[in-house]
RNA sequence: UGGCCCGUGGUGUAAAGGUAGCACAAGUGUUUUUGGUACACUUAGUCAUGGUUCGAAUCCAUGCGGGCCAG
Numbered sequence: 001u002g003g004c005c006c007g008u009g010g011u012g013u014a015a016a017g018g019u020a021g022c023a024c025a026a027g028u029g030u031u032u033u034u035g036g037u038a039c040a041c042u043u044a045g046u047c048a049u050g051g052u053u054c055g056a057a058u059c060c061a062u063g064c065g066g067g068c069c070a071g
Base pairs, nucleotide, nucleotide: 001070002069003068004067005066006065007064010024011023012022013021018054026042027041028040029039030038047063048062049061050060051059
């Protein structure tokens, strides 16, 4: 420099154009002599910008970041 793939809570992972879910983690409460377990509740996310569309995590363009291959 060129080609390909990927980017979703703190972590992992779904959503094939129509309410962004799940698990773990964190916080609070109940239970327990303490810890752990169990139960209930809460916090927290679509890489950025623009476009298409009634509607975008999803489709398109550019940029950014990461990975692989070639030189």
This is a predicted structure of a 71-nucleotide RNA (transfer RNA) from a Planctomycetota bacterium. The RNAcentral record of the sequence draws on ENA. Rfam family: tRNA. Rfam classes the family as a transfer RNA. From the family's description: Transfer RNA (tRNA) molecules are approximately 80 nucleotides in length. Its mean pLDDT, the model's own confidence on a scale to 100, is 80. NCBI's taxonomy places the organism under Bacteria, Pseudomonadati, Planctomycetota.